This is a predicted structure of a 71-nucleotide RNA (transfer RNA) from Candidatus Vidania fulgoroideorum. The prediction has a mean pLDDT of 83. It matches the Rfam family "tRNA". It is annotated as a transfer RNA. The RNAcentral record of the sequence draws on ENA.
[in-house]
RNA sequence: GUCCUUUUAAUCUAAUGGUAUGAUACCACCUUUUCACGGUGGAGGUAGGGGUUCAAUUCCCCUAAAGGAUA
Repeated sequence: GUCCUUUUAAUCUAAUGGUAUGAUACCACCUUUUCACGGUGGAGGUAGGGGUUCAAUUCCCCUAAAGGAUA
């Protein structure tokens, strides 16, 4: 230089174009003499930009980051 893959919450993870799932952690409440465990609820996310589409995490292009192959 060329080609390929990946990027989702603080962390890990699911999602065949139809308003993003679960777990840990965090917060509040219940329970307990207290803590822990347990239970209920809550907040928090699609790397950035653009396009196609009625509708994009998903399809296309560019950029960024990480990784791999080749010479």